[in-house]
Formats: sequence, structure tokens, C1' cells
RNA sequence: AGUAAGGAUAGAGGCGCAAAGACCAUCAGUACACAAUUCGAGGAUGAUGAGAUCCGACGAAGAUUGUGGAAAGGGGAAUUUGCCGAAGUGGAGAGAAGCUCAUUAUCUCGAAGCUGGUUCUGGGUUGAAUAAACACAGAAUUGUCAUAUAGGAAACUAUAUGGAGGGCUAUCUUAUGC
Repeated sequence: AGUAAGGAUAGAGGCGCAAAGACCAUCAGUACACAAUUCGAGGAUGAUGAGAUCCGACGAAGAUUGUGGAAAGGGGAAUUUGCCGAAGUGGAGAGAAGCUCAUUAUCUCGAAGCUGGUUCUGGGUUGAAUAAACACAGAAUUGUCAUAUAGGAAACUAUAUGGAGGGCUAUCUUAUGC
């Protein structure tokens, strides 16, 4: 010289990523409240089961009509901030809250595994969804490296194919090795 899915620091990719977010659509003329009519024994505390408490023949739930009429979750987003495994997905496991307990759903943290970025198409899954996301298949584009070919004195450029972020570039460093 080389080798190492060693280390540190600084960087690049572009409709790049995340967080906050005024505002906007959706959810939804739904839930719910009140009134009228009807019906007739149950109902409320997220769901189911068991309890507890409360409401109910002075009429529960349900149905129809009328008058009012949301929110959460999911999404878009001016702008601001932090960034370039940015992050996303996933969800072993831990915790919280609830009237109590169990399961589940909810909220917080979160290991392994998977995905280079973006855009589009297809059917699938989640979803209230024609939103959005995810994985898969395909297409385009982009950055990067490798290989081949062509050009070039070289730097490099073009084309094709392939790889994956555990990648790529620069500097320093460690181990090994001669």
C1' cells in the first nucleotide's frame, strides 16, 4: 500500500425530514340537548362480564318529526424552529388514568425487525373516508457508490446495469499488517 458491518468530527442529496402551528375541509346535520308523537322496561358511568352508585311506570332504552348542534381521533397548511437515520414503520416490554376488578380499547415511554429520498400507477391492509399512511409489485426522477463501454493527457463527462443509509464524501484516529 492494503484490510476492518473499527472509532470520532465535519458534510451532501431535495417537491428532503420532523416538531410547533394561525387557519381550512372532513368527521356531521352525526353524537348530544330540548320539545312533540309513539312504544312500554330498562338505562348511565369508553366496550364486554361481574360488582358499586345513580336515573327510570311522575315513563328507561328504541323509533319518527321539529328546533338547536359539537368534540376527539385522522388529514391539509401560511409561518417558525430543529435537522440530513433526517425520519417513518413496527410494537417485545414497562408505566398511567378510569367508580372497583378482569379482558380490551385509550394515553406516555419503548427493544428487535423493515424502509436510500421524492413523485406516480395498481390491487391489498388500517381508516368514517373519495383524506392520509403502510408493506408489496411496477414506472419515473434524484443523490451516491461499484462495474462495463465511449470520449478525454488528466480532472472528469456521457450511457447502460447493479447495490443500499449498516450507504456516500472529506479530515483525523484505532487495530491489524508489511
Molecule: Lysine riboswitch aptamer
Organism: Sporosarcina luteola